RNA sequence: AUUGAACGCUGGCGGCAUGCCUAACACAUGCAAGUCGAACGGCAGCACAGCAGUAGCAAUACUGUGGGUGGCGAGUGGCGGACGGGUGAGUAAUGCAUCGGGACCUACCUAGACGUGGGGGAUAACGUAGGGAAACUUACGCUAAUACCGCAUACGUCCUACGGGAGGAAGCGGGGGAUCUUCGGACCUCGCGCGGUUAGACGGACCGAUGUUCGAUUAGCUAGUUGGUAAGGUAAUGGCUUACCAAGGCGACGAUCGAUAGCUGGUCUGAGAGGAUGAUCAGCCACACUGGAACUGAGACACGGUCCAGACUCCUACGGGAGGCAGCAUUGGGGAAUAUUGGACAAUGGGCGCAAGCCUGAUCCAGCAAUGCCGCGUGUGUGAAGAAGGCCUUCGGGUUGUAAAGCACUUUUAUCAGGAGCGAAAUGCCAUGGGCUAAUACCCCGUGGAGCUGACGGUACCUGAGGAAUAAGCACCGGCUAACUUCGUGCCAGCAGCCGCGGUAAUACGAAGGGUGCAAGCGUUAAUCGGAAUUACUGGGCGUAAAGGGUGCGUAGGCGGUUAUUUAAGUCUGUUGUGAAAUCCCCGGGCUCAACCUGGGAAUGGCAAUGGAUACUGGGUAGCUAGAGUGUGUCAGAGGAGAGUAGAAUUCCUGGUGUAGCGGUGAAAUGCGUAGAUAUCAGGAGGAAUACCGGUGGUGAAGACGGCUCUCUGGACCGUAACUGACGCUGAGACACGAAAGCGUGGGUAGCAAACAGGAUUAGAUACCCUGGUAGUCCACGCCCUAAACGAUGCAUGCUUGGUGUGGGCCAUUCAUUUGGUCCGUGCCGGAGCUAACGCGUUAAGUAUGCCGCCUGGGGAGUACGGUCGCAAGGCUGAAACUCAAAGGAAUUGACGGGGGCCCGCACAAGCGGUGGAGCAUGUGGUUUAAUUCGACGCAACGCGAAGAACCUUACCUGGGCUCGAACGGCUUCUCAACGGCCGCGGAAACGCGGUUAUCCCGCAAGGGAGUGGAGUCGAGGUGCUGCAUGGCUGUCGUCAGCUCGUGUCGUGAGAUGUUGGGUUAAGUCCCGCAACGAGCGCAACCCUUGUCCCGUGUUGCCAUGCCGAAAGGCGGAACUCGCGGGAGACCGCUACCGAUAAGGUGGAGGAAGGUGGGGAUGACGUCAAGUCCUCAUGGCCUUUAUGUCCAGGGCUACACACGUGCUACAAUGGGCGGUACAAAGCGCUGCAAACCCGCGAGGGGGAGCCAAUCGCAAAAAACCGUCCUCAGUUCGGAUUGCAGGCUGCAACCCGCCUGCAUGAAGCUGGAAUCGCUAGUAAUGGCGUAUCAGAACGACGCCGUGAAUACGUUCCCGGGCCUUGUACACACCGCCCGUCACAUUACGAAAGUGGAUUGUACUAGAAGUCUGCAGGCUAACCCGCAAGGGAGGCAGCGGCCCAAGGUAUGAUUCAUGAUUGGGGUGAAGUCGUAACAAGGUAAC
Repeated sequence: AUUGAACGCUGGCGGCAUGCCUAACACAUGCAAGUCGAACGGCAGCACAGCAGUAGCAAUACUGUGGGUGGCGAGUGGCGGACGGGUGAGUAAUGCAUCGGGACCUACCUAGACGUGGGGGAUAACGUAGGGAAACUUACGCUAAUACCGCAUACGUCCUACGGGAGGAAGCGGGGGAUCUUCGGACCUCGCGCGGUUAGACGGACCGAUGUUCGAUUAGCUAGUUGGUAAGGUAAUGGCUUACCAAGGCGACGAUCGAUAGCUGGUCUGAGAGGAUGAUCAGCCACACUGGAACUGAGACACGGUCCAGACUCCUACGGGAGGCAGCAUUGGGGAAUAUUGGACAAUGGGCGCAAGCCUGAUCCAGCAAUGCCGCGUGUGUGAAGAAGGCCUUCGGGUUGUAAAGCACUUUUAUCAGGAGCGAAAUGCCAUGGGCUAAUACCCCGUGGAGCUGACGGUACCUGAGGAAUAAGCACCGGCUAACUUCGUGCCAGCAGCCGCGGUAAUACGAAGGGUGCAAGCGUUAAUCGGAAUUACUGGGCGUAAAGGGUGCGUAGGCGGUUAUUUAAGUCUGUUGUGAAAUCCCCGGGCUCAACCUGGGAAUGGCAAUGGAUACUGGGUAGCUAGAGUGUGUCAGAGGAGAGUAGAAUUCCUGGUGUAGCGGUGAAAUGCGUAGAUAUCAGGAGGAAUACCGGUGGUGAAGACGGCUCUCUGGACCGUAACUGACGCUGAGACACGAAAGCGUGGGUAGCAAACAGGAUUAGAUACCCUGGUAGUCCACGCCCUAAACGAUGCAUGCUUGGUGUGGGCCAUUCAUUUGGUCCGUGCCGGAGCUAACGCGUUAAGUAUGCCGCCUGGGGAGUACGGUCGCAAGGCUGAAACUCAAAGGAAUUGACGGGGGCCCGCACAAGCGGUGGAGCAUGUGGUUUAAUUCGACGCAACGCGAAGAACCUUACCUGGGCUCGAACGGCUUCUCAACGGCCGCGGAAACGCGGUUAUCCCGCAAGGGAGUGGAGUCGAGGUGCUGCAUGGCUGUCGUCAGCUCGUGUCGUGAGAUGUUGGGUUAAGUCCCGCAACGAGCGCAACCCUUGUCCCGUGUUGCCAUGCCGAAAGGCGGAACUCGCGGGAGACCGCUACCGAUAAGGUGGAGGAAGGUGGGGAUGACGUCAAGUCCUCAUGGCCUUUAUGUCCAGGGCUACACACGUGCUACAAUGGGCGGUACAAAGCGCUGCAAACCCGCGAGGGGGAGCCAAUCGCAAAAAACCGUCCUCAGUUCGGAUUGCAGGCUGCAACCCGCCUGCAUGAAGCUGGAAUCGCUAGUAAUGGCGUAUCAGAACGACGCCGUGAAUACGUUCCCGGGCCUUGUACACACCGCCCGUCACAUUACGAAAGUGGAUUGUACUAGAAGUCUGCAGGCUAACCCGCAAGGGAGGCAGCGGCCCAAGGUAUGAUUCAUGAUUGGGGUGAAGUCGUAACAAGGUAAC
């Protein structure tokens, strides 16, 4: 785009079309083929003359009669029922389409010529008598014809032996002057008819050529088969049929068989070529319940005819009968689905008829259906308060929306009413001209006239009336694809054409608002073509994506060098015929337009006939030598086959020497060995394979071929140019060869080695490793026929830039083993070109030609079935159902690797000290509990949030209270001059009850304000949930050196380059190079602190000199220390060497400090859905007399146990006691607190001083000196427990800290494992601070004392850069394979079973044609005087053929089948881990 459509929702009108695609299933009922009286006898029914009768005066009425008339049932006869109408079952050719052919027929029609004379015998109807339920039928008798039968006539017709022979007819009607008449008529004439005949037209029959679906998993078919002769038969040719003779005919150019199918003009689609299709309309064919058959006829083997058989239905009196809607309607059934049991012959057409006319479900109309196409309408203008309502909202507004309402108009359609056309013109009638004729009859032709005829139709069309009145839906809105928000739902419900959406913020589900598209329709489904160059003729491919046959030889076929000539098949061209109409297209015309109808034209690619042309192709003829081949001369070679032979090595055997091991592995063991191995020497046996040479060297078609010699043998290359003269290329089938493994028979067997055995390894180990070891490997003969049979690249030929190796030959050249050229082979690198890229690139994957093979998404599957080959294994050929939306190629960026290279880090190593063992502290898990609140979970949770849980904190539990609330804002309202203070009672308190007291501001005196309480309301409150909705903050990789951008360049692109490389650095730090040049965030530096010096300043700090003082200190000083502020200094600056002369490095000098001087702050792009909703903020959800809030008590402190982090120790480098020194940094008013007094002590009293360089905490401790202890569970260690105290605090029971006395546990240096640290560091010693009423072994700071070690980067861990592989990309915590188990699904096999189709053989034999018949019957004609006979006919019987049916046996196919086999799919199943990285044994 389209449809004969269907379904869902919706539905105003008209025009034009279309309407059982399924059951060629079955059909009730009605209708669909009759007509002619001008062929005939007639007259049942109707009507009328006439006649007779009755009644009546008559008119008239009634009855009877009456073929005389109009007509006509039934019948005889003629014509038509072979057309028209339906359907598509069958049919792959007896069909259809196109073009031809000759051996034919043709009723009615047209034209021509001729004839139409004379006879005969019957028979329906009818009558009579029967049979039968009916259908129907029997006998006898009568009768007519255009019915039937002879005779005459025979030109054209047919047959012929050329003499001849055969064959025909019918009348009917109209009119009529003369003549004749038996008065019927004859006769004349006209019309219709009849017979034979010629020609035409129309229609039909037959034959040929070409075209006409799929299957080779259908390869051979055929006996009247193929041809001939003769005869028969037919309208006619012909094996159409029969007899005889011959043995042919068809087939890979697809016979036969199977499946499917009516064919065509056309229709739909497409740019076309094509593809699909064959409704309506038109042409042809076939069929008419199924099968068979003939009759009649011009025509049939006959839809509404006949006979027979069969199935089915109906009637029946059970004896018999009847029927055929695939005609029009209609019914049932089937189905997703397809209409009225309508009107009319008015028109067109058909049949009959002289005609009028009759018949006509053909046809014309109407009805039903949005089934389709076309047209029209559902209103138009105005209208902002941008109404109300709806929806959204950032609460401002926006949108629906000029939309509505309102106002002003219009009236198509619909409704009602009125008017009104074409389709109708003929026939017939009248008049008239002409023809025929004797004729002014009749009849025919022409012209003119009047009149009749309409189903549709209550029509089209026109006019009028009234009134916006009668008229809008459907689908969609994530992308493709035009159109977006809210709510609901929460991987549910659902959507979905593909991708995909939905797991609490869904533009994707459902609803709503809004929007988009189309519109009386809109969507969905189904189907066809297109897009699809996705079967490629136009117009594709095959190295790696699917795809080159394993290789050759060669048949058919396809293709084929050069010259001349001939032919004219192909080819080109002219003409002619045909190519039906309709359709399509163009130009016109008609319906108001359009759809639709219609006139003309063009077109119809084709086929056929005929004339011409001859370049090319083909055929014929004659040549040529460039292709191909032969000859001749060289030459290289693991080319093939056979026979022989050689040495090295392994193994075995014999003997010698010799002694305890050998062998094997990651390490071992099995194994061998004291019965003498291994080792070594000598000799021997046997089999297999041929080191070095040896080479991307050679040969061969491929597989493949390797010691040496001989014999036989194939091919190539090179040189030569004698010969042949296109002999060529390719190659479906066919044939041959074809690694390894395997099979058969017979040999052989040294080594190796499937299977197997043992030993190891392992969770297991039917493996990898080891020790053994049989088939096999070898030979001969015969099979098998497959490989990643690979260059994953078919063969042949031509053309197209180069460089450099190598093998063989030839030519030229050189002093040469040199150099150059040429032909053939074999490699590498690369240009153009090609390619998706990788890559290929004269050995093409470039370019061009010829031929062959092969491909068309993945899986199922190279499977099943069938066929064929094979001894078997199996090979070749080779599907489908079902299932998925991918599978695959090349390249890119990452990530990863039990890949590689380089480098770094307390990463290892070297060291020092710990943890892990003990006790205690603390955190966590677990358990317990009413509760043990919550969070944090590898590193990067666990002395973490918590810089401090007795109450509080507190979030948890129990119990008791409150509900506008414990705190806060706004509003309304009420009360009171408040709020508040005090007292008592109950209670655990909160809270409740009661009493008492006091009283604000302004003011014009009306009121107002503030405040408290009560009531109401909008907000409250929540440590409730979601850190996977978030902000902010933080951890981590990691203070690792990285992460990016702009422009340019390269690439089809993803991307790359820069950022890689060579050096160097702590560093992407710097230098050099470079298709890159620059830049940004990081690094570094700038900041703080510390180390040296200088300057300034000098109190509360300092004190060298001076003075005073007993001392403390003061005066004084400004030097020193110190504090504060500001500067200097360090930069590889200098120097030697290394390095590329660079960057930089190594050493040195100087310097307080040297290569970043030490420490800190500082954390790139990002990763981990890392942590936190319980700091805070915040979306959504939940809760609101509770998940909020107040209070008391309890809990967070539990305790079999497990883990982390610490403290104290285990002692003598120590402990106790005594004495004596030296800090820094902090803190202090709810505070630090001195002196002094008391207490053993914690502490108490006391209160000077200090808001602090002033006073205080404050004693520093290790250290040092002295002394005791002397190796022990101790004078170590201090847990635990008892008693007595102190402090803080409302309160130390659960549950604080401290002191004294007493008690005195474990523990004697810690398994596997594991942590920290590189210098003022580790280790060790003490001091301070935050939090805090009190409560550190923790945290954060401070100073004192003060080491050891680093060879080095192999290894462990982490990281950076480059490179490599990848089937990973959620990125190795990845991916992924197979068995088993379960569910489900389609298929195969299967003892069989049931159908369908069909072959062969036999049987059977209805009806019927043909044929035969001696018996029976018989009007016409013949013979005969007659009787009778003959010809012919009828019935009957026999025969050939033959449908259904039957029997037997095959073939094909469908369905089904216990059981069975593999395959597909499925959420989390089981077992292992085969593959992807060197996948942990490289894979295949």

Background:
Predicted 3D model of a 1484-nucleotide RNA (small-subunit ribosomal RNA) from an uncultured bacterium. RNAcentral holds the sequence, with entries from ENA.